[in-house]
Context: one part of a larger RNA
RNA sequence: GAUGAACGCUAGCGGCAGGCUUAAUACAUGCAAGUCGAGGGGCAGCAGGUCUGUAGCAAUACAGAUGCUGGCGACCGGCAAACGGGUGCGGAACACGUACAGAACCUUCCUUUAAGCGGGGGAUAGCCCAGAGAAAUUUGGAUUAAUACCCCAUAGUAUUGUUGAGUGGCAUCACUUAAUGAUUAAAGAUUUAUCACUUAAAGAUGGCUGUGCGGCUGAUUAGGUAGUUGGCGGGGUAAUGGCCCACCAAGCCUUCGAUCAGUAACUGGUGUGAGAGCACGACCAGUCACACGGGCACUGAGACACGGGCCCGACUCCUACGGGAGGCAGCAGUAAGGAAUAUUGGGCAAUGGACGCAAGUCUGACCCAGCCAUGCCGCGUGGAGGAUGAAGGUCCUCUGGAUUGUAAACUUCUUUUAUUUGGGAAGAAACCCGAUUUUUCUAAAUCGGUUGACGGUACCAGAUGAAUAAGCACCGGCUAACUCCGUGCCAGCAGCCGCGGUAAUACGGAGGGUGCAAGCGUUAUCC
Numbered sequence: 001g002a003u004g005a006a007c008g009c010u011a012g013c014g015g016c017a018g019g020c021u022u023a024a025u026a027c028a029u030g031c032a033a034g035u036c037g038a039g040g041g042g043c044a045g046c047a048g049g050u051c052u053g054u055a056g057c058a059a060u061a062c063a064g065a066u067g068c069u070g071g072c073g074a075c076c077g078g079c080a081a082a083c084g085g086g087u088g089c090g091g092a093a094c095a096c097g098u099a100c101a102g103a104a105c106c107u108u109c110c111u112u113u114a115a116g117c118g119g120g121g122g123a124u125a126g127c128c129c130a131g132a133g134a135a136a137u138u139u140g141g142a143u144u145a146a147u148a149c150c151c152c153a154u155a156g157u158a159u160u161g162u163u164g165a166g167u168g169g170c171a172u173c174a175c176u177u178a179a180u181g182a183u184u185a186a187a188g189a190u191u192u193a194u195c196a197c198u199u200a201a202a203g204a205u206g207g208c209u210g211u212g213c214g215g216c217u218g219a220u221u222a223g224g225u226a227g228u229u230g231g232c233g234g235g236g237u238a239a240u241g242g243c244c245c246a247c248c249a250a251g252c253c254u255u256c257g258a259u260c261a262g263u264a265a266c267u268g269g270u271g272u273g274a275g276a277g278c279a280c281g282a283c284c285a286g287u288c289a290c291a292c293g294g295g296c297a298c299u300g301a302g303a304c305a306c307g308g309g310c311c312c313g314a315c316u317c318c319u320a321c322g323g324g325a326g327g328c329a330g331c332a333g334u335a336a337g338g339a340a341u342a343u344u345g346g347g348c349a350a351u352g353g354a355c356g357c358a359a360g361u362c363u364g365a366c367c368c369a370g371c372c373a374u375g376c377c378g379c380g381u382g383g384a385g386g387a388u389g390a391a392g393g394u395c396c397u398c399u400g401g402a403u404u405g406u407a408a409a410c411u412u413c414u415u416u417u418a419u420u421u422g423g424g425a426a427g428a429a430a431c432c433c434g435a436u437u438u439u440u441c442u443a444a445a446u447c448g449g450u451u452g453a454c455g456g457u458a459c460c461a462g463a464u465g466a467a468u469a470a471g472c473a474c475c476g477g478c479u480a481a482c483u484c485c486g487u488g489c490c491a492g493c494a495g496c497c498g499c500g501g502u503a504a505u506a507c508g509g510a511g512g513g514u515g516c517a518a519g520c521g522u523u524a525u526c527c
Base pairs, nucleotide, nucleotide: 001526002525003524005523006522007521008520009519012379013378014377015376016375017374018372019371020337025335026334027333029332030331031330034079035078036077039076040075042072043071046070047069048068049066050065051064052063053062054061055060086290087289088288096214097213098212099211100210101209102208105207106206110203111202112201113200114199115198116197118152119151120150121149128141129140130139131138132137158183159182160181161180162179163178164177165176166175167174168173188195189194190193216262217261218260223253224252225251228250229249230248231247233245234244235243265287266286267285268284269280270279271278272277292313293312294311295310296309315326316325317324318323343369345368346367347366351365352363353362354361355360382413383412384411385410392404393403394402395401396400419463420462421461422460423459427454432449433448434447435446436445437444438443471516472515473514474513475512476497477496478495482511483510484509485508486507492499493498
């Protein structure tokens, strides 16, 4: 000098940051991933309409029927849920950082280009009927739809076979090109000019793979390794590869430290230092790993998937004892642990994300507010005058003097801040709606309207009145700052040297002083 700090004493305000470093311990409760009716059959609930009936002179009221309309619970279907958010367990490794390379690859959505979107079929949720079970859940029957599923047709530069030609190569063969055969597509919707759908190519994005180098400790760890090292053939994968398997060979790593053990997420960076370096990796950003412990695959463009599935295990809960349910290292919050770390808050107004033609819905991401002097920065606790140098305190050479001290009183001024009254933002531009203009249309431009959690907040103006606001540590030397009293090797102090045994500037108190200041000291850790 620094800190994600803690503790002691003290404490006026604001701005900006930060806030479980320990038990990856266990978790009550709520919320954190949905959306599309412009894919579908439908209609549980809400609103409207229509029809029928009853009452009434009528308006109308009531009851029933009807998906007819707005819309929509559950269901089928699509997309999303692999992002965003958390934590640092594991891992000494191509995990990370950096440089280079694809010799053998995939890529939903998005952009561009080329082409297509024809015909048919059988089911199944839901609804209905009948059951089982305490529940979770589940069985059978009948019936129905689709952008769900299946078949056929069509098929360029897709896949694949045959033949011919050319190029390269020692050769197996590879590539290019032509002809010809085989195989693989599709879905519609609406407000009718848009959005979707299928195939192919390219781009972009993301992933995947390989290699060199870099950054810990220990030899009181010296040998390690059988799928081990390589080959041939196969399997598997989007793809290379002992990734896996059969066979063959006996290799491969290692004192330039293999193996083993310990420790550890890595980096941009952060702290310190003149630098070299040393230490660290909270917050923010990139990468990796993990999601109660362990294993496994399914779906999918993408996972071996935090709020998906199956199995084993530990733990907790429900039970009618037959059987079931669960996973906060998401945001709040609880218990425990600990020196120690916050609200079961508001809002989707902004930014971003998912879905949707859109309106919009969802979003504990995010934006805000609350708590905490935890840190940094800023402001204030008044200014000017004022000598009877007041009283009181302290000290001394004690009728007196010195000091506290212009300090106070007193006079006058100001009002930051606090209190109070009034006004009052920017963050908002869009989407969308309306109008106009241009344009063949799509669309674009202009004008107007609409939208703020924070918040009546920031900020501005007025009113009153010095009114609402100073502590902490130290004073022997290092080290800025000295006297008196008490104590008497006691009580005590102490970072080091050391103080204290009767004149203690070192202990305790007082007066005075010094240093920092809404903080000041102590402890811990790093340079």
Molecule: small-subunit ribosomal RNA, 5' domain
Organism: uncultured bacterium